RNA sequence: AAAGCCAAGUUUCUUUGGAGGGUUUGAUCCUGGCUCAGAGUGAACGCUGGCGGCGUGGAUUAGGCAUGCAAGUCGAGCGAUCCUUGCUGAAUCAAGAGGUGCUUGCAUCUCAAGAGGAGGCGCGGGAUAGCGGCAAACGGGUGAGUAACACGUGAGUAAUCUUUCCUUAAGACAGGUAUAGCUUCGUGAAAACGGAGGUAAUUCCUGAUAGUUCCAUUAAAACGCAUGUUUUUUUGGAUAAAGGCGGGGACCCUUCGGGGCCUGCCGCUUAAGGAUGAGCUUGCGUCCUAUCAGCUUGUUGGUGGGGUAACGGCCCACCAAGGCUUUUGACGGGUAGCUGGUCUGAGAGGAUGGUCAGCCACACUGGGACUGAGACACUGCCCAGACUCCUACGGGAGGCUGCAGUCGAGAAUAUUUAGCAAUGGACGAAAGUCUGACUAUGCGACGCCGCGUGCAGGAUGAAGGUUUUCGGAUUGUAAACUGCUUUUGUCAGGAGAGAAAAUCUUGCAGUUAAUAGCUGCAAGACUGACGGUACCUGACGAAUAAGCCACGGCUAACUCCGUGCCAGCAGCCGCGGUAAUACGGAGGUGGCAAGCGUUACUCGGAAUCAUUGGGUGUAAAGGGCAAGUAGGCGGUUUACUAAGCGAGGGGUGAAAUCUUCCGACUUAAUCGGAAAACUGCCUUUCGAACUAGUAGACUUGAGGUAGACAGAGGGAAAUGGAAUUCCCGGUGUAAGGGUGAAAUCUGUAGAUAUCGGGAAGAACACCAACGGCGAAGGCAAUUUCCUGGGUCUAUCCUGACGCUAAAUUGCGAAAGCUAGGGGAGCAAACAGAAUUAGAUACUCUGGUAGUCCUAGCUGUAAACGAUGAGCACUAGGUGUCGGACCGUAAGGUUCGGUGCCGCAGCUAACGCAUUAAGUGCUCCACCUGGGGACUACGGUCGCAAGGCUAAAACUCAAAGGAAUUGACGGGGGCCCGCACAAGCGGUGGAACAUGUGGUUUAAUUCGAUGAUACGCGAAGAACCUCACCAAGGCUUGACAUAUAAGUAGUAGUGAACCGAAAGGGGAACGAGUCGUCAAGUCCGACAACUUAUACAGGUGCUGCAUGGCUGUCGUCAGCUCGUGUCGUGAGAUGUUGGGUUAAGUCCCGCAACGAGCGCAACCAUUGUCCUAUGUUGCCACUUCACCAAUUUCUGCUUGCAGAAUGGUGGAAGCACUCUUAGGAGACUGCCCGGGAUAACCGGGAGGAAGGUGGAGAUGACGUCAAGUCAGUACGGCCCUUAUGCCUUGGGCGACACACGUGUUACAAUGGCUGAUACAAAGGGUUGCGAACCUGCGAAGGGGAGCUAAUCUCUAAAAGUCAGCCUCAGUUCGGAUUGGAGUCUGCAAUUCGACUCCAUGAAGCCGGAAUCGCUAGUAAUGGGAGAUCAGAACGCUCCCAUGAAUACGUUCCCGGGCCUUGUACACACCGCCCGUCAAGCGAUGGGAGCCGGGGGUACCCGAAGUCCUAUGUAGAUAGGCCGAAGGUAAAUCUGGUGACUGGCGCUAAGUCGUAACAAGGUAGCCGUACGGGAACGUGCGGCUGGAUCACCUCCUUU
Repeated sequence: AAAGCCAAGUUUCUUUGGAGGGUUUGAUCCUGGCUCAGAGUGAACGCUGGCGGCGUGGAUUAGGCAUGCAAGUCGAGCGAUCCUUGCUGAAUCAAGAGGUGCUUGCAUCUCAAGAGGAGGCGCGGGAUAGCGGCAAACGGGUGAGUAACACGUGAGUAAUCUUUCCUUAAGACAGGUAUAGCUUCGUGAAAACGGAGGUAAUUCCUGAUAGUUCCAUUAAAACGCAUGUUUUUUUGGAUAAAGGCGGGGACCCUUCGGGGCCUGCCGCUUAAGGAUGAGCUUGCGUCCUAUCAGCUUGUUGGUGGGGUAACGGCCCACCAAGGCUUUUGACGGGUAGCUGGUCUGAGAGGAUGGUCAGCCACACUGGGACUGAGACACUGCCCAGACUCCUACGGGAGGCUGCAGUCGAGAAUAUUUAGCAAUGGACGAAAGUCUGACUAUGCGACGCCGCGUGCAGGAUGAAGGUUUUCGGAUUGUAAACUGCUUUUGUCAGGAGAGAAAAUCUUGCAGUUAAUAGCUGCAAGACUGACGGUACCUGACGAAUAAGCCACGGCUAACUCCGUGCCAGCAGCCGCGGUAAUACGGAGGUGGCAAGCGUUACUCGGAAUCAUUGGGUGUAAAGGGCAAGUAGGCGGUUUACUAAGCGAGGGGUGAAAUCUUCCGACUUAAUCGGAAAACUGCCUUUCGAACUAGUAGACUUGAGGUAGACAGAGGGAAAUGGAAUUCCCGGUGUAAGGGUGAAAUCUGUAGAUAUCGGGAAGAACACCAACGGCGAAGGCAAUUUCCUGGGUCUAUCCUGACGCUAAAUUGCGAAAGCUAGGGGAGCAAACAGAAUUAGAUACUCUGGUAGUCCUAGCUGUAAACGAUGAGCACUAGGUGUCGGACCGUAAGGUUCGGUGCCGCAGCUAACGCAUUAAGUGCUCCACCUGGGGACUACGGUCGCAAGGCUAAAACUCAAAGGAAUUGACGGGGGCCCGCACAAGCGGUGGAACAUGUGGUUUAAUUCGAUGAUACGCGAAGAACCUCACCAAGGCUUGACAUAUAAGUAGUAGUGAACCGAAAGGGGAACGAGUCGUCAAGUCCGACAACUUAUACAGGUGCUGCAUGGCUGUCGUCAGCUCGUGUCGUGAGAUGUUGGGUUAAGUCCCGCAACGAGCGCAACCAUUGUCCUAUGUUGCCACUUCACCAAUUUCUGCUUGCAGAAUGGUGGAAGCACUCUUAGGAGACUGCCCGGGAUAACCGGGAGGAAGGUGGAGAUGACGUCAAGUCAGUACGGCCCUUAUGCCUUGGGCGACACACGUGUUACAAUGGCUGAUACAAAGGGUUGCGAACCUGCGAAGGGGAGCUAAUCUCUAAAAGUCAGCCUCAGUUCGGAUUGGAGUCUGCAAUUCGACUCCAUGAAGCCGGAAUCGCUAGUAAUGGGAGAUCAGAACGCUCCCAUGAAUACGUUCCCGGGCCUUGUACACACCGCCCGUCAAGCGAUGGGAGCCGGGGGUACCCGAAGUCCUAUGUAGAUAGGCCGAAGGUAAAUCUGGUGACUGGCGCUAAGUCGUAACAAGGUAGCCGUACGGGAACGUGCGGCUGGAUCACCUCCUUU
């Protein structure tokens, strides 16, 4: 929402009844297409297949057809003919019997019986060619044609016919001559035909009768829908017929068969009525196309004829010139049988028309008539044509779109069956005959429906399969096994209905004159294709019976193996590049099931053409603007009408189908019955609110009148000043001009500049304003003339006069075109100069069309508010323009414009918001995925350029709008960083070292490759390492575990010998542990070895399968969450803002409040102090001992003593230094100033240290598929007498070259020599190694001491002092090379380090470029350590000496925050455009070529109707029309076509880089010119342009 029931009403109850998903994005919302899930089919294909019932089956070539059958029947219409039957019966035949003649086997005669049947007659029966009657116009098939009165529906026929049938009435009389058959003759191959003779009828013909009928006519009545109809009536005329079969008492005739007569039945004729069927007319309905807009000459009408059953231009003659159509779509083109219905759908609709039913059309193609009640006839006729067949070549025959069947074409569609038993039909009086209609059957899973393929038990959860984390899991109660059942199946038996009529027999009754006939009743008999079928019963035995598809999401269902962007899948999205739930196989699972999938098509979903039920600011879509025709819509009120509208009734809406109920098949499908329904059409009655119509009224819509007002509104004319350029003259001199910088250019022949004069053309500064006017385009100096519109006030007039608007008409920027003028400036094209890789551009110097005027054309723009016009309604605030009113003023009210903000509401959002994109009404225009395509073809307009209208093939799964988060910008703002700047020192040049690339090589193992690889893995390659190469060896292995067997001269050790070694070889020696047991032996176990099997092993691959670790952004300040709030949502807010900080550090504010990971702090170190500690550290004070090579003093015996001083050692001590612990200290705590009274900042005090004190460790969420399988680990793959293992030698060390990182230098701030001072931090027992000795030295000898605050490495060096060198390739520099050595090591050749002697290269401070560093830093100097046998210029750590500079943030680089644009999201190393080249595809043009269609004109003209003529008929001749054919010129349409145009598609082609950011010259629209190409430039327009400044306005305070 609808229907139903109850009910007064409400409540209540029942039924029916509409589902979405995937896919555009990083994500979101929307728009929008594509696609899927559903149902269906006359289907086909693939795999599979047990049964039955009911249906259904040539959709394509309306292509061709062999063969058989599909329409006959009636003998009771007729004449014949044949057969049969009864009677009769000739010729003839042979055999038998008896005679005769005799030539003894011939001739002849007789007899009875037989065969044979000609012919004749007859009650009959049967069959039949022909004539005749009826049927054949039905039934059956097909859908070619047809867009039409063909169909559907409803009317009409007063414009009609209707065989047979029914009812009623009447009649049926008298004659006639033909003809087929038949006979005969002839022609012909045949089909067939012709001549002669003769014959019948229910054949045909003539006459009679004729009320009704028909025609003409007279008169009248009634009715009606116009023409008219019906009935009655007068007179005249015209027209009929057929018999057949039975029965019969009397009478009559008779050729004796019969007939007349009577009667029954059938048939015949006429007429009326009915019924049925048919014809015709008509309203309404009935596909696509306007890229078909005008069509029409029998056309439209009239008059008169003809024709028809009937109306009618249906046909003809004449007259008139009409008729149809314009949005209600004529005419043309395409397609199509229509309907009941069927499928789908909630419905409205959409699609469809197979089977069944109704109608139509057709029958090989085209034309035509005949017969008939009915045909222009599927199995009739004539003609023409194509095709097929026969032929004697002269001529003939044929028509499966009937049932079967065949060929062909096709993805594809059945038996050359049985029967008339049933139903129906034709004929017949009937029996009956015929019936490929029909009933049955066969074939096909083609569809629908039903049944079955077993049921119950059964765990050891068997085996097998699959998988596995190796434990198991799953297949799975599934199987086996046990018990049971028997639908189906096989065999056997039984057995229903379809059958009742008709007919026959018998009987009865009725009718009748009748025992004929007919009718009715009763009984009996007869009739079954299917078929011995449905169904029932018995026996047997789980026996005979399951597949197909799918399993990534949508969409129910998952694993293994194989493959490796291959093979393949795919409905859409999409899978596949070595771990594929997406390919193929397997196991398992899901779904359906005798089927299951696929394909094709229809509806649905699709509200995706939207009536129900959509839209148009930016997604597709408002016409550039207006005037206005048709059309649509229309203010208030009264009356009437009743077209729309509403209610009731009647008719119809075929049946079947659908729905509901009931019934029959065991059920269902199926079938039957009833009801309802068929939403429609026609008709009738009533109603009057609304719409409409007619008549009248009104004033508010609209218009007018009067008075004011503003204005770049339009047209014409006149006038003006400033500026530019040019010309003339003066002054004057070397430049001017131009640019990022230049040049082309102008200028000493005098420019530019400046002054004066003159000329010309174009445009009108300031005023000027989101101000004004106009419909839009558009309009701007001043004045004059002409002219359109608007607003306000008054509320006077008319009285709905209105709104909108296809078609049409007018206006319409710029560019452009034609003609004529004009031409100052500007300026497409063009030329030159630059820029550039190029520069057909941007920039510059010139410059022509054009820009201007007049007259015409064009008709387009981002013609935009991307917003059609009109009317009404719905909060406000604030500017401004023009009026009116109030007010002293300030100001206020109101009408009309023009802006901004904003509520409700709307919107996908952005936004709009009384100037709507809100709420409603009216009308118009337009849209329906992207591309192809603002295109082609056609039409039309234009001088042209071009405009308007406007497709398809093909192709994609998107294209798009708004907003969000990021990223990016040759966008903006703020900030930071050795980022720049300011400085210092380097690199880049040299030599060497080292790493890399490249090259080379047997191998030069591998990895790392912008920053973030390159003195990196490697904190150390002679062997080893080692992974590489060559060669030689081993195969359960160099190493681990397990099982089995074996082994005392066993395990183990291992001499000779071979070999480069590994390895081979094997003399000789030669065992162990544990258990058991009293002990021993034996035995067993372990260990070891051998053999065998599992396995080991792999620096082999994959860092894009991984763990872990690491680098980088970056020690950058960020990254997030919970709750709340805002937004449809992605998301936002918080995290933004104002300050501040090293910091998302802190403060303030705030729809946010809190929290987490980061920051900071906590940790260790360093700087100050305190406490503790006191050896191996320290030594101030004190003390002892020794020394004196020093110095001083004193005493003196003059070389002794003492003292001081110094040194060494000890004691004592722990003050100091130091070690190791524990504490303190620094917090913007204090002061001043600034700041907002905050955070914080600046300065100061104190302090060892001051604003995170220094320097470490510490690295958020994440990014780079960053690095590493070669450090280890690990998934998968690969090798297994080798990619494993062992060994020797080589290689990783090569060397034209290029790069990175370093060392040493180039010297005097230096080098060399000598002397001399001061560290810190580390290491050391396979080690550090002292003193002392040797060597020039590297080193050697030596071995004290030290497991270390004790001993040692250990010398610090620069520095300082002194001397030499004196600017040179040197006393700089040390490479390279020769020689001689030392050390390590098994080994120093490839290939170590060091020492000495000799040699003494390049190099004199380094181009472009580039690196590090902001204080104990750079720079400079040395020391130590790790690795390590040995082998640092590398790396890590340590101390010493110790600077310069920072104005500052414009710029380069990187980063953070905010904001903006974006076509990017793999995120600018992004995206993306066009030419060219290649392949493929469809398409347009095209000299033409080849078909097809319809029409026109003309020629010829079959059959045939009609007309005319021959006196008539038969017939003949002529004529009109006329199919087919031909000729001609056009037209429409299809195919093809050298060549040609653009278009689309296609992982990695070429050239550029046009667009997206300000895309590096903002972009785009229109137009014009130019150019390889994207494109460039000019003119006008738009913002759908970023940024900065200014102005105006608004908001808040």